[in-house]
Context: one part of a larger RNA
C1' cells in the first nucleotide's frame, strides 16, 4: 500500500450495479414453497337443454254437477358442461432449493479405464398389438374410537392387476466355426431345445402401448498422479492379506458366507491425534509464492439424533414409509401428530447480517394433445453508504482587502475573493406533461418504472481524521509526570508546535477514521 460477505465512532444528498447470520447443524408460533391429468376409469353432486309421467294453480265457459285449460312443483331418464371436489390409475415428487455437521477419503482435482455397468422421458430403426378371466376402491351398509384411524358386508370400472396365443439376430441352458484381446472373454454368421409382450382413448391434423437393436442424456464402479499440522503418535490389522466353492449385485471385488493359507501396510510415516467440505477461482504480489474457499459455476455430504428397507429408470428419498432415541404439542389417558440447514418470520446466541412484499409478464421447470393449472426456481420490488462505480452540494465578477474571529512587536497579520453585492446556470432533489425497450398474434409483476420536455428557485444537500519525527500540515491560552496521549521513537513535572479548546492549515470526501483479519 492493497483487501474483505465485515464490525465499531462521528457524520450522510441522489443514483446504477452487485452483496447481506461468518456466530447455535440452537428451537420453532404462522401462512407458502409439488403437483397435474375428466383425450385412461367408474360413480357423485351441481347448472342447462330434451321428450314423457305424476302434479294440478291462474284464466275461460257453466244447466253449479262439471268441462276446457295446461303453469308452479316433484320424481326419474338421456344429452350437454373450457362445472366442483374425493376415489382408482398414469408421469412427477431422486429435478428445481437450502445448509457445510459429518468426511484427510478415489471426498475432490486431474488423467485414463469399464473386454465388470445401467440409463424413464427424448430421437432413429424394425416387428407387432389375437382372445380371455377374477377382483378392488370409491360408493351403499353395519358396527368400533375422544381423535388420529381403522374393521367387516354387499355393488362396480379401466391404459389397474392376472391367465393363454403369438414372436426374431430378446432371455437361459447346451454344442462347434471364424476374427479379435493380454485374459474369464468380445465380436460375427449360422444350430436344435425351453421361456418371457401389449392398452386402449376416441373419429383429429391426433396422442398412446410391446419387443429389440441403435444413439442421445444422465449416472455406477476401477486405476496412476497430486491433496494440512503432529513423531511429546513407531509399529498397525482377524475379514485383516490372498486362495477355493457357495451368496450377492446392474457391474468388478472379503461386497457377505464357509473352509484353506499366514499373509497385508510401515521412517517414502502405517497407525493414532487435532483441523477440514474439495475445486474453478478470489486476495494479495513484478514474480516464484502465501492465504482464502462468501456471492456465481462444477463435484460431493447432510436433512431433529441413529438404523432400515419399501416403490421406482434413479433414492436407501429435506417438505414419503418403518423402527428406537431426546424435544414439542393434543388427549376422554387407551393413544395420537410434528421436524424451516426451502422463502418470509419468531425467540435465542452474537460485535454483527433484511419484508410473515408483488408475478407468473419474462427465463426456466412438473402434468397435460392442448388451452391452462401448479412453481418463495426466477423475474422484481422493500430495508442496510455494507461494496465499487457516477453525480451533485453552484459557476462567472467582486478589494472600502467590511465586520466578526484568532494573534499581534498594537504598526499590522490571517481567515479572504472567502462573504456581502451584481450577471448567470439548473445536473440531483422537488412540479407539471409526455411515456418504452423487454413481447413473436395476444399476455407487463416491475411501473406511469427508465427516459424526454417544459416551468421554477441558489434555493434542500459536508463532513470527518490528522498537523513532534517517520508524514503533507502551526499559533495562543489552559494544564502542570496531574488530567491525559501514544502504531515505533516517545510527549506531559510552570513558557507543551506530542495532553485539552480555540483559531489556522494539510489530507481524504458522501464518506473519514478505528479495531480485526489476510498478502
Nucleotide at each position: 500500500g492493497g483487501a474483505u460477505g465485515a464490525a465499531c465512532g462521528c457524520u450522510g444528498g441522489c443514483g446504477g450495479c452487485g452483496u447481506g447470520c461468518c456466530u447455535a447443524a440452537c428451537a420453532c408460533a404462522u401462512g407458502c414453497a409439488a403437483g397435474u391429468c375428466g383425450a385412461a376409469c367408474g360413480a357423485a353432486g351441481c347448472a342447462a337443454u330434451a321428450g314423457g309421467g305424476c302434479g294440478g294453480a291462474a284464466g275461460u265457459u257453466u244447466u253449479c254437477g262439471g268441462a276446457c285449460g295446461g303453469a308452479a312443483g316433484c320424481a326419474g331418464u338421456a344429452u350437454u358442461g373450457a362445472c366442483u371436489g374425493a376415489g382408482u390409475g398414469g408421469c412427477g415428487g431422486a429435478c428445481g432449493g437450502g445448509u457445510g455437521a459429518g468426511u484427510a477419503a478415489c471426498g475432490c482435482g486431474u488423467g485414463g479405464g469399464u473386454a465388470a455397468c445401467c440409463u424413464g422421458c427424448c430421437u432413429c430403426a424394425u416387428a407387432c398389438a389375437g382372445g380371455g378371466g377374477g377382483a378392488u376402491a370409491a360408493c351403499a351398509g353395519u358396527g368400533g374410537g375422544a381423535a388420529a384411524c381403522g374393521a367387516c358386508u354387499g355393488c362396480u370400472a379401466a391404459u389397474a392387476c392376472c391367465c393363454c396365443a403369438u414372436a426374431a439376430g430378446c432371455g437361459c441352458a447346451c454344442a462347434g466355426c471364424a476374427g479379435c484381446a493380454a485374459a474369464a472373454g468380445c465380436u460375427g454368421a449360422a444350430g436344435g431345445g425351453c421361456g418371457a409382450a401389449a392398452a386402449g382413448c376416441g373419429a383429429a391434423u391426433a396422442c398412446g402401448g410391446u419387443a429389440u437393436g441403435a444413439g442421445a442424456u444422465g449416472g455406477g464402479c476401477c486405476c496412476g498422479c497430486g491433496u494440512c499440522c503432529g513423531a511429546u503418535u513407531a509399529g498397525c490389522c482377524a475379514g485383516u492379506u490372498g486362495g477355493c466353492a457357495g451368496g450377492g449385485u446392474a457391474a468388478a471385488a472379503g461386497c457377505c458366507u464357509a473352509c484353506c493359507a499366514a499373509a497385508g501396510c510401515g521412517a517414502c510415516g502405517a497407525u493414532c491425534g487435532g483441523u477440514a467440505g474439495c475445486c474453478g477461482g478470489c486476495u494479495u504480489g513484478a514474480g516464484a509464492g502465501a492465504g482464502u474457499g462468501a456471492c456465481c459455476g462444477g463435484c460431493c455430504a447432510c436433512a431433529u439424533u441413529g438404523g432400515g428397507a419399501c416403490u421406482g429408470a434413479g433414492a436407501c428419498a429435506c417438505g414419503g414409509c418403518c423402527c428406537a432415541a431426546a424435544c414439542u404439542c393434543c388427549u376422554a389417558c387407551g393413544g395420537g401428530a410434528g421436524g424451516c440447514a426451502g422463502c418470509a418470520g419468531u425467540g435465542g446466541g452474537g460485535g454483527a447480517u433484511a419484508u410473515u412484499g408483488c408475478a407468473c409478464a419474462a427465463u426456466g421447470g412438473g402434468g397435460g394433445a392442448a388451452a391452462c393449472c401448479c412453481u418463495g426456481a426466477u423475474g422484481c420490488a422493500g430495508c442496510g453508504a455494507c461494496g465499487c462505480c457516477g453525480c451533485g452540494u453552484g459557476a462567472a465578477g467582486g478589494a472600502a482587502g467590511a465586520a466578526g474571529u484568532a494573534u499581534u512587536u498594537c504598526g499590522g497579520u490571517a481567515u479572504g475573493u472567502a462573504a456581502a453585492c451584481u450577471u448567470c446556470u439548473a445536473u440531483c432533489a422537488g412540479c407539471a406533461g409526455g411515456g418504452a425497450a423487454g413481447a413473436a398474434a395476444a399476455u407487463g409483476a416491475c411501473g406511469g418504472u427508465a427516459c424526454c420536455u417544459g416551468a421554477c428557485u441558489a434555493a434542500g444537500a459536508a463532513g470527518c481524521a490528522c498537523c513532534g519525527g517517520c508524514u503533507a500540515a502551526a499559533u495562543a491560552c489552559g494544564u502542570g509526570c496531574c488530567a491525559g496521549c501514544a502504531g515505533c521513537c516517545g510527549c506531559g513535572g510552570u513558557a507543551a508546535u506530542a495532553c485539552g479548546u480555540a483559531u489556522g492549515g494539510u489530507g481524504c470526501a458522501a464518506g473519514c477514521g478505528u479495531u480485526a483479519u489476510c498478502c

Predicted 3D model of a 519-nucleotide part of an RNA (small-subunit ribosomal RNA, 5' domain) from a Bacillota bacterium. Lineage of the source: Bacteria > Bacillati > Bacillota. The prediction has a mean pLDDT of 83. Rfam family: Bacterial small subunit ribosomal RNA.